RNAcentral holds the full RNA, with entries from ENA and SILVA. The part of an RNA shown here (small-subunit ribosomal RNA, 5' domain) has 530 nucleotides and comes from an uncultured marine bacterium. It matches the Rfam family "Bacterial small subunit ribosomal RNA". Its family is annotated with structural constituent of ribosome and ribosome in the Gene Ontology.
[in-house]
Context: one part of a larger RNA
RNA sequence: UUGAACGCUGGCGGCAGGCUUAACACAUGCAAGUCGAACGGUAACAGAACUAGCUUGCUAGUUGCUGACGAGUGGCGGACGGGUGAGUAACGCGUAGGAAUCUACCGAGUAGUGGGGGACAACAGUUGGAAACGACUGCUAAUACCGCAUAAUCCCUGAGGGGGAAAGGAGGAGAUCUGUUUACAGACCUUUCGCUAUUUGAUGAGCCUGCGUGAGAUUAGCUAGUUGGUGAGGUAAUGGCUCACCAAGGCGACGAUCUCUAGCUGGUCUGAGAGGAUGAUCAGCCACACUGGAACUGAGACACGGUCCAGACUCCUACGGGAGGCAGCAGUGGGGAAUAUUGCACAAUGGGGGAAACCCUGAUGCAGCCAUGCCGCGUGUGUGAAGAAGGCCUUCGGGUUGUAAAGCACUUUCAGCGAGGAGGAAAGGAGUUCGUUUAAUAAACGGGCUCUGUGACGUUACUCGCAGAAGAAGCACCGGCUAACUCCGUGCCAGCAGCCGCGGUAAUACGGAGGGUGCAAGCGUUAAUC
Numbered sequence: 001u002u003g004a005a006c007g008c009u010g011g012c013g014g015c016a017g018g019c020u021u022a023a024c025a026c027a028u029g030c031a032a033g034u035c036g037a038a039c040g041g042u043a044a045c046a047g048a049a050c051u052a053g054c055u056u057g058c059u060a061g062u063u064g065c066u067g068a069c070g071a072g073u074g075g076c077g078g079a080c081g082g083g084u085g086a087g088u089a090a091c092g093c094g095u096a097g098g099a100a101u102c103u104a105c106c107g108a109g110u111a112g113u114g115g116g117g118g119a120c121a122a123c124a125g126u127u128g129g130a131a132a133c134g135a136c137u138g139c140u141a142a143u144a145c146c147g148c149a150u151a152a153u154c155c156c157u158g159a160g161g162g163g164g165a166a167a168g169g170a171g172g173a174g175a176u177c178u179g180u181u182u183a184c185a186g187a188c189c190u191u192u193c194g195c196u197a198u199u200u201g202a203u204g205a206g207c208c209u210g211c212g213u214g215a216g217a218u219u220a221g222c223u224a225g226u227u228g229g230u231g232a233g234g235u236a237a238u239g240g241c242u243c244a245c246c247a248a249g250g251c252g253a254c255g256a257u258c259u260c261u262a263g264c265u266g267g268u269c270u271g272a273g274a275g276g277a278u279g280a281u282c283a284g285c286c287a288c289a290c291u292g293g294a295a296c297u298g299a300g301a302c303a304c305g306g307u308c309c310a311g312a313c314u315c316c317u318a319c320g321g322g323a324g325g326c327a328g329c330a331g332u333g334g335g336g337a338a339u340a341u342u343g344c345a346c347a348a349u350g351g352g353g354g355a356a357a358c359c360c361u362g363a364u365g366c367a368g369c370c371a372u373g374c375c376g377c378g379u380g381u382g383u384g385a386a387g388a389a390g391g392c393c394u395u396c397g398g399g400u401u402g403u404a405a406a407g408c409a410c411u412u413u414c415a416g417c418g419a420g421g422a423g424g425a426a427a428g429g430a431g432u433u434c435g436u437u438u439a440a441u442a443a444a445c446g447g448g449c450u451c452u453g454u455g456a457c458g459u460u461a462c463u464c465g466c467a468g469a470a471g472a473a474g475c476a477c478c479g480g481c482u483a484a485c486u487c488c489g490u491g492c493c494a495g496c497a498g499c500c501g502c503g504g505u506a507a508u509a510c511g512g513a514g515g516g517u518g519c520a521a522g523c524g525u526u527a528a529u530c
Stems, first nucleotide, its partner, number of pairs: 001528002004526005011377006017370002019335001024333003028330003033076003038073002041069002045067003048063007083288003092213007101205002106201008114148001116146002123138006154163003168193005174188001176187004214260003221251003226248008263285004267278004290311005313324004341367001343366003349363001350361004380410004390401004414471001416466005424457001428452009474519005479500003485514005495502002
């Protein structure tokens, strides 16, 4: 000094920390959704309208008309956040460089956003299966899918040329025009969010290299895609990354290869430093997600809560076949000397989706448990000699416990009870005003002002009042090292012990008592490290 444990003891608060062992197995709940302003729609809820019955305000039905919205198509996100350290002695990490690369969302710029088509879910019908889950037929929408047009300083090129995209949604208004006469819908205009191509930035990621980064020589030779070249394939990209052919190289006592151990770092502990030890919490990087393998989708994964295959294990089964993966947060069993609640909230910070309201978020913020650690406070203060009683010792005179107690006079921290009460709140909504935009005093966006308004923690922090010394001290040691001594018991016994050593009848060393010493809500012991 410790992520500690054990023994005895235990008042309060603040801040931190809490499976170091079985990367053992897991019941249950939650941990990744969101968007109706992309789409066809309407299972549920609410409203409105209509219809019927009528107990004249209820019941039933219809209509997606509205708020909304189950399931479905589609988009974005599930590659972040969270966990663990099994593997890995490696360009894995640290540091310093490099060139042959990609990068969704975000910022800046340029150009465009024209015109068509065919499907598939949902749904309806039939049907298989115990279930999981399917099969067939028919209908349908889109920001889903596919051509055509156009196109660059984009890509390819033999420099002639060739290739090469897109999607719409929402809001507003008034002249004109179109449809089918009104209603209504659309065009035109405009705002905004998107979409496509490309340049650039930012961010993130991939790759290469120098140096550094454990132990063993009781491991001395290792290597065949091995080392290099040419050509090709492959990748976002370099490269034996892969393949064909050619050459025979490459590494090694400056320790190759093999074996054992181990995530690395910033840091942490110790030390005057040099160094030694270590890598919990927090932060960066890496690796893994029941074990092994593989790819798909995608900007990004070879993907913890995605897919497929194999294996072990567990569960369901109608025996035909299926389901699962806590090293997420809690929690259970097991292992262990040993490590917590199946809590509250999205109020804040941050993340995903959304135009927004908002929704989701076991990230996070908080609370609960534990003296596990650090820090702070308290357990009273003053006075009080008849030096009381009792205890212990005694040379029997007394000494000591000891101003200690009692008594008297005060105080009330903390805990308790009662009352008040910040800050963490910014946002969001409504109104108004000023700008930007525009044909527009619509709408939208931005700024100001006014009103309103959101807190899990929380019986918050803090403040005031009330009562009463009231509720709050232990542990180890006292032979020397090492601060602190006597009596009794025991008699090499019982026992102590870190080392030296104590104990065999006067034990300051064992056990008890009185007294003392040291620390103190802790004190000792054990373990580990400097």